Glycine riboswitch aptamer from a soil metagenome, 104 nucleotides, folded computationally. Its mean pLDDT, the model's own confidence on a scale to 100, is 82. Rfam family: Glycine riboswitch aptamer. Rfam describes the family as follows. This family represents the bacterial glycine riboswitch. The RNAcentral record of the sequence draws on MGnify.
[in-house]
RNA sequence: CUCACUGGAGAGAGGCGGUCGUCGCAGGCCGCCCACCGAAGGGGCAAGCGGCAGGAGCCAGGAAGGCGCCGGCCGCCAAUCUCUCAGGUAAAGCGGACAGCGGG
Numbered sequence: 001c002u003c004a005c006u007g008g009a010g011a012g013a014g015g016c017g018g019u020c021g022u023c024g025c026a027g028g029c030c031g032c033c034c035a036c037c038g039a040a041g042g043g044g045c046a047a048g049c050g051g052c053a054g055g056a057g058c059c060a061g062g063a064a065g066g067c068g069c070c071g072g073c074c075g076c077c078a079a080u081c082u083c084u085c086a087g088g089u090a091a092a093g094c095g096g097a098c099a100g101c102g103g104g
Base pairs, nucleotide, nucleotide: 001104002103003102005100006099007098012034014033015032016031017030018029019028020027035089036088037087041085042083043082044081048076049075050074051073052072054070055069057067058066059065
């Protein structure tokens, strides 16, 4: 990394309209609107590391140069943090980060 099994949270049974359906409801599908969730995926950020130039200082008779320090800019950069694009919000089902056991 992958396969199989097991466990696995959160949040409106929201409103309006169309359509299928029905005697009528229920219900399904589609669109729009509002409210929410974070654990598919995706975006963002730390320390640290590297680079660039600068500042004062030290080494040296002087220069070239070197040394560490200070802050600035740029790049790399984690998450269960954060964003809420995507996805999701009764039960069931599906999905599900992650974890356990076993195999490759």